Description: This is a predicted structure of a 315-nucleotide part of an RNA (large-subunit ribosomal RNA, domain IV) from Audouinella sp. 1hermannii.
Context: one part of a larger RNA
């Protein structure tokens, strides 16, 4: 000096990215218990009083005994409050990540009519689906519940469509050549019939996707209900918004500190939110993020002493 413990005056987080570690709490019995809430919960909420031993009573009733110290050692929850984001419970990067990823339960589409559809298998056989049968199976989204989920089919894709037009090295006819008795074969050219597809029309977003720009206007100003105009297939609704999205930015304003680039509220010039690529709230729940309190503390002001073990110096 390290490691791993134990104590620590006064102060209590000044310490750090951050209370990281570490203390504080812990148990049983009573009392006693808030917002909010899907009425189940929340909750062990918070808060708070007791606690051995002997006699004795129906009893923690009564009375009595001893300690520094009676939940006598050990085991044994710190606690509230505002937000984010995921409803939960539950799976995940064997071995640097346990989350907000994945799954969930609900919810929509879409495909299948049984020899199903999908799926494995050599375009098999044959299996799985299923000893099932449209309330059943298979794909893709979406994610619990509440209130909801607008607008666009021009593109890409899906699906429908007895016309038409496109479509063959597939059929067929016919007509010349070549060979051949003749049958055939072959070459060339026209004609007819043709499937899927594309083309063309309709439909289809909880399909993949998309949701405008300029000028002007109200009797101060300041805005702009309106009014013009250009482009489009439509030009973003209903909510949310400096947000896990906001470049300028530490945006303005209030709270909260003696002083807050972080949190909370609440504005809307949204560089570049938005509706199952889900919006928007939400009780509970969560080794998840971030912010504040109380309590606790050697984290800190600032370090000190001791215990073991190791190294190191000496003898």
């Nucleotide at each position: 000096u390290u490691a791993a413990a134990u104590u620590g005056a006064a102060g209590g987080a000044a310490c750090u990215c951050g209370g990281c570690a570490a203390a504080u709490u812990u148990a049983c019995u009573c009392u006693g218990u808030a917002a909010g809430u899907u009425c189940g919960c929340a909750a062990u909420a918070a808060a708070g009083a007791g606690u051995a031993c002997c006699g004795u009573u129906a009893g923690u009733u009564c009375g009595g005994u001893g300690u520094c110290a009676c939940a006598a050692a050990a085991u044994a929850g710190a606690a509230a409050g505002c937000a984010a984001c995921g409803a939960c419970u539950g799976g995940u990067u064997a071995c640097c990540a346990a989350a907000a990823c994945c799954a969930c339960a609900g919810g929509a589409c879409u495909c299948u009519g049984c020899u199903a559809a999908u799926u494995a298998g050599u375009a098999a056989a044959u299996a799985a689906g299923a000893u099932g049968u449209a309330u059943a199976g298979a794909g893709u989204c979406u994610g619990a519940c509440a209130c909801c989920u607008g607008c666009c089919c021009a593109g890409u894709g899906c699906c429908u469509g007895a016309a038409g037009g496109u479509g063959a090295u597939a059929a067929a006819u016919u007509u010349a050549g070549g060979u051949u008795a003749a049958a055939g074969c072959u070459u060339a050219a026209a004609u007819u019939c043709u499937a899927a597809u594309c083309c063309c029309a309709g439909g289809u977003a909880a399909a993949c996707g998309g949701c405008g720009g300029u000028u002007c206007u109200a009797a101060c100003a300041a805005u702009a209900a309106g009014a013009a105009u250009c482009c489009u297939u439509a030009g973003g609704u209903a909510g949310c918004g400096a947000a896990a999205u906001u470049c300028c930015u530490u945006g303005a304003c209030g709270g909260g500190u003696a002083a807050g680039u972080u949190c909370c509220g609440u504005c809307c010039c949204g560089c570049a939110u938005g509706a199952a690529u889900g919006g928007u709230g939400u009780c509970a729940c969560g080794a998840u993020u971030g912010c504040u309190u109380u309590g606790c503390u050697g984290u800190c002001u600032c370090c000190a002493a001791u215990u073991u073990a190791a190294a190191c110096u000496c003898a």

Notes:
Its mean pLDDT, the model's own confidence on a scale to 100, is 85.